[in-house]
Context: one part of a larger RNA
RNA sequence: CUGGGCGUAAAGCGCGCGUAGGCGGUUUGUUAAGCGAGAUGUGAAAGCCCCGGGCUCAACCUGGGAACUGCAUUUCGAACUGGCAGGCUAGAGUACAGUAGAGGGUGGUGGAAUUUCCAGUGUAGCGGUGAAAUGCGUAGAGAUUGGAAGGAACAUCAGUGGCGAAGGCGGCCACCUGGACUGAUACUGACGCUGAGGUGCGAAAGCGUGGGGAGCAAACAGGAUUAGAUACCCUGGUAGUCCACGCCGUAAACGAUGUCUACUAGCCGUUGGGAGACUUGAUCUCUUAGUGGCGCAGCUAACGCAUUAAGUAGACCGCCUGGGGAGUACGGCCGCAAGGUUAAAACUC
Numbered sequence: 001c002u003g004g005g006c007g008u009a010a011a012g013c014g015c016g017c018g019u020a021g022g023c024g025g026u027u028u029g030u031u032a033a034g035c036g037a038g039a040u041g042u043g044a045a046a047g048c049c050c051c052g053g054g055c056u057c058a059a060c061c062u063g064g065g066a067a068c069u070g071c072a073u074u075u076c077g078a079a080c081u082g083g084c085a086g087g088c089u090a091g092a093g094u095a096c097a098g099u100a101g102a103g104g105g106u107g108g109u110g111g112a113a114u115u116u117c118c119a120g121u122g123u124a125g126c127g128g129u130g131a132a133a134u135g136c137g138u139a140g141a142g143a144u145u146g147g148a149a150g151g152a153a154c155a156u157c158a159g160u161g162g163c164g165a166a167g168g169c170g171g172c173c174a175c176c177u178g179g180a181c182u183g184a185u186a187c188u189g190a191c192g193c194u195g196a197g198g199u200g201c202g203a204a205a206g207c208g209u210g211g212g213g214a215g216c217a218a219a220c221a222g223g224a225u226u227a228g229a230u231a232c233c234c235u236g237g238u239a240g241u242c243c244a245c246g247c248c249g250u251a252a253a254c255g256a257u258g259u260c261u262a263c264u265a266g267c268c269g270u271u272g273g274g275a276g277a278c279u280u281g282a283u284c285u286c287u288u289a290g291u292g293g294c295g296c297a298g299c300u301a302a303c304g305c306a307u308u309a310a311g312u313a314g315a316c317c318g319c320c321u322g323g324g325g326a327g328u329a330c331g332g333c334c335g336c337a338a339g340g341u342u343a344a345a346a347c348u349c
Stems, first nucleotide, its partner, number of pairs: 003321004007303002012317001014201004021194003025088007033081002035077008049065006091191001092188004096183004103177007110154001115149007125136002162169002206247006215241002220236004258316006266294012278281001298305002322349003331342004
């Protein structure tokens, strides 16, 4: 390489959109590129294979045949694939009427709580721990009452509840805006699936500029603990956490499970729709789109998965190929940097 694989053994890109490419519903006609059959030419000789012959045999030599699975030209065929032309509606989409939702963006606004400040009452402690101490307090703390300021987060509702492609999204109101689902008709007529490159989005931390800073809190300081304690515990505390704009582009970015389509027993719950039944109810039945629990066949090394498949198949992409060296070096590309991405070898077991 062929092959075999990718939930947990090595292996699904973090997630979309989409270019090239690959693949593609149903029907009629046509074409004949692929495809099938025939013919002709060619496919050197030697070699391989078969049948003979010659050296006493064999190796070796030699005659004939077959083969050379290929290529070119040509004739025929038309099922399938492709091309061209024309239809269809089951895929896909559009219009219409509704529904649910922490989907996204912007601007407002609310209450609880923490902290600080001001004022009143009031007096000796407060705080913290396993126990303490550092710390705060007679310059009046802590407690309590009233007022003010400011920032951040939104208890209850809250739910294997909802929405989103993923990251993720939670007080309330308004505006702008994306998607999904349901119903019944009408319309377009394969417009589809996947997707190398490419491009966009992408938690936290981090970076740049300018703001903001209540609480929390890397670093740091002090107090403890300890043999030591550059920790765990305590008292403080700066970046940061927040906002705007611009970078970074990584995570156990996980369902450790790529996307799409079809098929294959059931039972129970739950969310959003639709339909029906009567006994009109905290009712029952059917159906559809999600989201959970169990479970058959089947699959699996086992664990387990099981109509939300890891079952049965198809299309396309990505990835793996013993451990260490190493996701490293060098080089390229990207970045302000931190670093990211692509990605070896020697050597060794």
Record summary:
A computed fold for a 349-nucleotide part of an RNA from an uncultured prokaryote, annotated as small-subunit ribosomal RNA, central domain. RNAcentral holds the full RNA, with entries from ENA. Model confidence (mean pLDDT): 89 of 100.